Small-subunit ribosomal RNA, central domain from Methylophaga sp., 350 nucleotides, folded computationally. Its mean pLDDT, the model's own confidence on a scale to 100, is 87. The sequence was found in a public genome assembly.

[in-house]
Context: one part of a larger RNA
RNA sequence: CUGGGCGUAAAGCGCGCGUAGGCGGUUAUUUAAGUCAGAUGUGAAAGCCCCGGGCUUAACCUGGGAAUGGCAUUUGAUACUGGAUAGCUAGAGUGUGGUAGAGGUGAGUGGAAUUUCAGGUGUAGCGGUGAAAUGCGUAGAGAUCUGAAGGAACAUCAGUGGCGAAGGCGACUCACUGGGCCAUUACUGACGCUGAGGUGCGAAAGCGUGGGUAGCAAACAGGAUUAGAUACCCUGGUAGUCCACGCCCUAAACGAUGUCAACUAGGUGUAUGGAGAAUUUAUUCUUUGUGUAUCGAAGCUAACGCGAUAAGUUGACCGCCUGGGGAGUACGGUCGCAAGACUAAAACUC
Numbered sequence: 001c002u003g004g005g006c007g008u009a010a011a012g013c014g015c016g017c018g019u020a021g022g023c024g025g026u027u028a029u030u031u032a033a034g035u036c037a038g039a040u041g042u043g044a045a046a047g048c049c050c051c052g053g054g055c056u057u058a059a060c061c062u063g064g065g066a067a068u069g070g071c072a073u074u075u076g077a078u079a080c081u082g083g084a085u086a087g088c089u090a091g092a093g094u095g096u097g098g099u100a101g102a103g104g105u106g107a108g109u110g111g112a113a114u115u116u117c118a119g120g121u122g123u124a125g126c127g128g129u130g131a132a133a134u135g136c137g138u139a140g141a142g143a144u145c146u147g148a149a150g151g152a153a154c155a156u157c158a159g160u161g162g163c164g165a166a167g168g169c170g171a172c173u174c175a176c177u178g179g180g181c182c183a184u185u186a187c188u189g190a191c192g193c194u195g196a197g198g199u200g201c202g203a204a205a206g207c208g209u210g211g212g213u214a215g216c217a218a219a220c221a222g223g224a225u226u227a228g229a230u231a232c233c234c235u236g237g238u239a240g241u242c243c244a245c246g247c248c249c250u251a252a253a254c255g256a257u258g259u260c261a262a263c264u265a266g267g268u269g270u271a272u273g274g275a276g277a278a279u280u281u282a283u284u285c286u287u288u289g290u291g292u293a294u295c296g297a298a299g300c301u302a303a304c305g306c307g308a309u310a311a312g313u314u315g316a317c318c319g320c321c322u323g324g325g326g327a328g329u330a331c332g333g334u335c336g337c338a339a340g341a342c343u344a345a346a347a348c349u350c
Base pairs, nucleotide, nucleotide: 004321005320006319007304008303012318014201015200016199017198021194022193023192025088026087027086028085029084030083031082033081034080035077036076037075038074039073040072041071042070049065050064051063052062053061054060091191092188093187094186095184096183097182098181099180103177104176105175106174107173108172109171110154115149116148117147118146119145120144121143125136126135162169163168206247207246208245209244210243211242215241216240220236221235222234223233258317259316260315261314262313263312266295267294268293269292270291271290272289273288274287275286276285277284278283299306300305323350324349325348332343333342334341335340
């Protein structure tokens, strides 16, 4: 390489958009590039294979045949693929009427709580722990009442509930804005799927500049514990956590399960649309979509388990794997302010 694989054994890029490429619904006509058939030429000889012949046999030599992935020319065939033309509506998209939602961005507003400050009442403790101590407090703490400031997060509702491609998104109001779903079936007429490169987004931590800082809290300091204690526990506490702009680009970025499409028993719950029936007009039932969850037939699986949201049966395209360690390292390159990221070996060893 081939073959075989990728939920957990090695293996699905963190997720989109999309270039080239690959693949592509349905009808008719046409073409004849692929495809198929015939013919001709060529495919040197030797060798291999088959049938003979010659050395006493064999090796060896020798005659004929076959074979020679094929290639070229030419004559035909036209189902399929491709090209061309003209259509179609089942894929895809647009329109119309509805609908649910923590989808996104910006601005404004609110209450509870913590902390601090000011004032009142009031007196000796408070705090903390397994027990303590450091710490705070007679310069009046803690407790309690009133007021103010400021920052961050939004209890209940809250739900294997919802939305989003993923990361993720949760107080309320307004503005702008993306997507989904249902119904009607009006329009376009294959406009599609995937996607090497490319490009955008991408938790937390971290970085740069400027702000902000209530609580929490790496580092750090102190108190304990301990043989020691650079920890676990306690008292403090700075970066950071927050905002704006710009970087970084990694995660057990997980469903450890790429995207799209088709097909293949059912049961139950839940979210949200449509239609119908009943009704106590709160609702209930039937049916039909789209999500989400659970159990399970067939089937699959090494087993666990998966099971219409497949890990079943198939197709299209991409990515990835090939014993463990060395190593996601070195070197080189690209990117980055840096931290580092991406790409990615070998010697050696078992």